[in-house]
Molecule: Bacterial large signal recognition particle RNA
Organism: soil metagenome
RNA sequence: CCGUGCUAGGCGGGGAGCUAGCGGUGCCCUGUACCCGCAAUCCGCUACAGCGGGGCUCAAUUCCCGUCCGAGGGGCCGAUCCCAGAGGUUCGGCAACGAGUAGAGCGGCGUUGAUGGCGAGGUCCCAUUCGGUGGGCGACCGCGAACCAGGUCAGGUCCGGAAGGAAGCAGCCUUAAGCGGAAACGCCCACGCGCAGUGGGGCACCCUCGCCGGAGCAAGCGGCUCGGGGUCCACUCUGGAAUUGCGUCUCGACGACGGGUGCACGG
Repeated sequence: CCGUGCUAGGCGGGGAGCUAGCGGUGCCCUGUACCCGCAAUCCGCUACAGCGGGGCUCAAUUCCCGUCCGAGGGGCCGAUCCCAGAGGUUCGGCAACGAGUAGAGCGGCGUUGAUGGCGAGGUCCCAUUCGGUGGGCGACCGCGAACCAGGUCAGGUCCGGAAGGAAGCAGCCUUAAGCGGAAACGCCCACGCGCAGUGGGGCACCCUCGCCGGAGCAAGCGGCUCGGGGUCCACUCUGGAAUUGCGUCUCGACGACGGGUGCACGG
């Protein structure tokens, strides 16, 4: 060095998760790497390995170690967006609402005369007149007294010789107090009354009229300034979820390179 037989080893690995930790079942990535049974309110372990049974291969393309590469996973950080809560008094925005302003705009009043000035009157106060309304009294109308109101008083009574006289009930007439009526009349009183009148006072504002004068007035909408305002918006903070990154740390399949690894017999 070659051949034959065998043995260690190999017949997949990795990530997250689970777990005190590890391997596995389940999920994901690699990519082809025997078979059967078992496992998530789980199975087996404390080991270079899931447990039990069977099979194949073999000392190297295949096993072991190291370095590189890097599919993919995970942690942290950042960004974007969404959800919830707090703030939203600070810088900014906005609806009510209030005060001011007139230099944008629209609309209104104004040369049939604005703002302003002067005068008179009204509005306001006092007194008063007239009217109105209400009340009272009177006047008016009706009723109205067994006797104690009046008149006339039949009958009867009394006085008288008589003539005559006296008192007087009922009836009739009238009236007092009182009761009632009523549209009008007179007087008195009152007034949440009056486009009414007279006199006096007052007159800041407002209204009407007249005169002067000759272009503004006003602030409804809107504008602007200041305030104000809410379970509001922007924005800020906290927590959560998703997506994402020439970010950073970490694990790392496949692959590449380098190194390592027996025993027996024969030639």